[in-house]
The part of an RNA shown here (large-subunit ribosomal RNA, domain II) has 830 nucleotides and comes from Astomatida sp. The full RNA is in RNAcentral, with records from ENA. Taxonomically the source falls in Astomatida (Eukaryota, Sar, Ciliophora, Oligohymenophorea). Rfam family: Eukaryotic large subunit ribosomal RNA. On this family, see Yusupov et al., Science 2001: "Crystal structure of the ribosome at 5.5 A resolution". Clan: LSU clan.
Context: one part of a larger RNA
RNA sequence: GCCUCCGGGCGACGCUGCCCAAAGGCUUCUACCGACCCGUCUUGAAACACGGACCAUGGAGUCUACCUACGCUGCGAGUCUUAUGGACUGGACUCCAGAAGGCGCAGCGAAAGCGACAGAUGCCAGGGCAACUGCAGCACCGACCAACACUGCGUCUCCGACAAAGUGAUUGAGUAGGAGCAGCGUGGGUAGGACCCGAAAGAUGGUGAACUACGCUUGAGUAGGGUGAAGCCAGGGGAAACUCUGGUGGAGGCUCGCAGCGAUACUGACGUGCAAAUCGUUCGUCGAACUUGAGUGUAGGGGCGAAAGACUAAUCGAACCAUCUAGUAGCUGGUUCCCUCUGAAGUUUCUCUCAGGAUAGCUGGAACAGUACGCAGUUUUACUGGGUAAAGCGAAUGAUUAGAGGAAUCGGGGUGCCCAGCGCCUUGACCUAUUCUCAAACUUUAAAUUGGUAAGUGCCGGCGGCUGCUUCGGUGAGCCGCUGGGUUCAAUGCGUGUUCCAUGUGGGCCAUUUUUGGUAAGCAGAACUGGCGAUGAGGGAUGAACCUAACGUUGAGAUAAGGUGCCCAACUCCGCGCUCAUGAGACCCCAUAAAAGGUGUUGGUUCAUUUAGACAGCAGGACGGUGGCCCUGGAAGUCGGAAUCCGCUAAGGAGUGUGUAACAACUCACCUGCCGAAUGAAUUAGCCCUGAAAAUUGAUGGCGCUGCAGCGCGGGACCGAUACUCAACCGCCGCGGCAACGAGGGCCGCGGCGAGUAAGAGGGCGUGAACGCAGUGUCGAAGGCUCGGCCGCGAGGCUGGCUGGAACUGCGUUUAGUGCAGAUCAUGGU
Numbered sequence: 001g002c003c004u005c006c007g008g009g010c011g012a013c014g015c016u017g018c019c020c021a022a023a024g025g026c027u028u029c030u031a032c033c034g035a036c037c038c039g040u041c042u043u044g045a046a047a048c049a050c051g052g053a054c055c056a057u058g059g060a061g062u063c064u065a066c067c068u069a070c071g072c073u074g075c076g077a078g079u080c081u082u083a084u085g086g087a088c089u090g091g092a093c094u095c096c097a098g099a100a101g102g103c104g105c106a107g108c109g110a111a112a113g114c115g116a117c118a119g120a121u122g123c124c125a126g127g128g129c130a131a132c133u134g135c136a137g138c139a140c141c142g143a144c145c146a147a148c149a150c151u152g153c154g155u156c157u158c159c160g161a162c163a164a165a166g167u168g169a170u171u172g173a174g175u176a177g178g179a180g181c182a183g184c185g186u187g188g189g190u191a192g193g194a195c196c197c198g199a200a201a202g203a204u205g206g207u208g209a210a211c212u213a214c215g216c217u218u219g220a221g222u223a224g225g226g227u228g229a230a231g232c233c234a235g236g237g238g239a240a241a242c243u244c245u246g247g248u249g250g251a252g253g254c255u256c257g258c259a260g261c262g263a264u265a266c267u268g269a270c271g272u273g274c275a276a277a278u279c280g281u282u283c284g285u286c287g288a289a290c291u292u293g294a295g296u297g298u299a300g301g302g303g304c305g306a307a308a309g310a311c312u313a314a315u316c317g318a319a320c321c322a323u324c325u326a327g328u329a330g331c332u333g334g335u336u337c338c339c340u341c342u343g344a345a346g347u348u349u350c351u352c353u354c355a356g357g358a359u360a361g362c363u364g365g366a367a368c369a370g371u372a373c374g375c376a377g378u379u380u381u382a383c384u385g386g387g388u389a390a391a392g393c394g395a396a397u398g399a400u401u402a403g404a405g406g407a408a409u410c411g412g413g414g415u416g417c418c419c420a421g422c423g424c425c426u427u428g429a430c431c432u433a434u435u436c437u438c439a440a441a442c443u444u445u446a447a448a449u450u451g452g453u454a455a456g457u458g459c460c461g462g463c464g465g466c467u468g469c470u471u472c473g474g475u476g477a478g479c480c481g482c483u484g485g486g487u488u489c490a491a492u493g494c495g496u497g498u499u500c501c502a503u504g505u506g507g508g509c510c511a512u513u514u515u516u517g518g519u520a521a522g523c524a525g526a527a528c529u530g531g532c533g534a535u536g537a538g539g540g541a542u543g544a545a546c547c548u549a550a551c552g553u554u555g556a557g558a559u560a561a562g563g564u565g566c567c568c569a570a571c572u573c574c575g576c577g578c579u580c581a582u583g584a585g586a587c588c589c590c591a592u593a594a595a596a597g598g599u600g601u602u603g604g605u606u607c608a609u610u611u612a613g614a615c616a617g618c619a620g621g622a623c624g625g626u627g628g629c630c631c632u633g634g635a636a637g638u639c640g641g642a643a644u645c646c647g648c649u650a651a652g653g654a655g656u657g658u659g660u661a662a663c664a665a666c667u668c669a670c671c672u673g674c675c676g677a678a679u680g681a682a683u684u685a686g687c688c689c690u691g692a693a694a695a696u697u698g699a700u701g702g703c704g705c706u707g708c709a710g711c712g713c714g715g716g717a718c719c720g721a722u723a724c725u726c727a728a729c730c731g732c733c734g735c736g737g738c739a740a741c742g743a744g745g746g747c748c749g750c751g752g753c754g755a756g757u758a759a760g761a762g763g764g765c766g767u768g769a770a771c772g773c774a775g776u777g778u779c780g781a782a783g784g785c786u787c788g789g790c791c792g793c794g795a796g797g798c799u800g801g802c803u804g805g806a807a808c809u810g811c812g813u814u815u816a817g818u819g820c821a822g823a824u825c826a827u828g829g830u
Stems, first nucleotide, its partner, number of pairs: 001010003037052004053830006063192013078103003084097004107114002119141001121139003126133002143175002145172003148168004154162003195334002198331001202324006213298009224256003227252001231248007260285003265281002268279002300316001302312002337764006347360001349358003361505002363502007374494003378491002380455006390445001391443002397439003402434001404432003409429009459485009469476001508532004513527005537548003552729006562719003565703003571716001573715006585705001596690003600687010617674005623647003629641002653668001657666002730754009765819001767816010783803004788799004
């Protein structure tokens, strides 16, 4: 609040007890399937390419001026004002007026200077019942202004100057009833530190010789030995000069060696050390060019240097500090939220250009016109361009093999005669008709593919006009306008066209085919097309490029390539043939094998033999002239040479081998018997075998497989993608309908599409701050934690619980030191 028979019944919201799902969220474990690490430069990265242990915080396209394109706003032939004045006020702000100035309103010309009004036609939005009118814009014709060229009536102070009126196929950033100015925003450019970090350098002014180099001044310091210069002494010798011997003596950039100074070797120790150069042993030197204190001097293109470019304060082939300076870097690295739509280039030209730019191309965005007899990586038809493939060489040019014939001519050789010569024979050149083989820079011929143009307001007739062409000439020709006639102009597909602004790119790579260099190359350079780059998916075990096929999220169906023994989804399916491997074989790119062989086996072809009896097997014969001739020491079938007959036979070589010194003997060819049906040779091509040796152990992908799970065929079934079909949903683009005075927008319906690096565009999320409006908060703000819940494709947002203890949020507008994983990033922490 409703009902009511007044007993009561129903009952939203709020509070509350018990029982209690399913979907869902998070976490852990197990099994199976897929699955290489991000960022980056790159043709190409999982790379034995570089950066990266982890976390927090910081960290990179900014601002100013000018230019340019577009958008919005205000005013508009103007526009803009913080000179200044006025109003208001405590002042700032605000409002009003506004000189000068800027840009615009006129241009052209070097300048003197001169100085532009309404046009015609075609197409078209809109308007109109129609006839028709016809905006902006585009195309074309004419006019006007200035400059320039040519002409020049005329005027004047008549060398000359000015100049009306004209012509022009020349030039202009002009006129042709203005469109600008200012502000703001976005994209781009230029100058500035100019997205951030980074040099090697350059310049100016200073500070340093406490380290160290060298000079000077003044001090200090340096065991003990060895060697034994000059001089001197004594003795001997000698005529002498002098000399010999022994001492004495104590010289030396002399020697051994301590301190000191140094620093050779162990390439020792140490090597986050004792030490940013030390320790140990060893070693060099040790009276001097020795060591050392203090003082003083020399300073940076300068010093100092027994010279090593050494040293000049842990720095030296030019010190250190500050400044110019945020130096410059065409080079390296990095460059921070989301979704949606589109989507490249590595080519052209120029460049002190080759790691870069500009330019065109490719790409994105914006705008305009508005369905157009328009467009086309297509075909057809017609006309036309070409000299590649092929072909040709008894066609030209060039190369080239072989014979044949040949009157004349020329050369070589030979020979004869009556020898300066002539004849004959021969061989070349040469000629003629043939023959063989070739050509990127040869060609008569000549494709396929391919390039260009065309497939309709043109034709016939009439009238008018224009012209720089043409004609003696309004003669002709061409063009334009109006009009009558006739015929709709290859096929197919698709719907368009134009302008402006701007990015990235300007290292490419691969495959089939064509092609150049090269012995060749996963080599280098081109052409056409398609790919990778920028791209995933299924297949090829693996994989940028091969085959299939391009992608929103799902479900179902049916396929492609490729497969169907097991790994592994699907027939150990059916039929035929081949193959046995003591290193079988097993599917484009593709991960090699050849010449040459095989009495392995299976087919083919050709030629032979064979019932007149072959081949093979067993058996018999295999003779005579004759020991043929020659050669030879010998040679009798059989060392060698030439020749190779006859007879008898069924048949038997003047001999196929073995053999002998030579003979012999055996054997074969050949003939015959037995047997009784096929046989021999050559060649060819399928599988198989040989040919076939390498370094980690090893790969038809593995296992394994033998009437196959191998090789070659034929057939059916099945498996198999993000491709195809159907359905649903999401997004983008477009179209239609509904209500309304009406915009963005809403609702309903339909169609097409959905990959993407660099790059562009659109729409969003989040952060700090300011203003306005509206709110939250000690009854608990922000922040933090959280396997709670919800929304959004996402960036993110809302909410519960806990913590926390004082501020915070939504919406609108404005503003910016506004978003991190990387930069050997910075700082701190682990």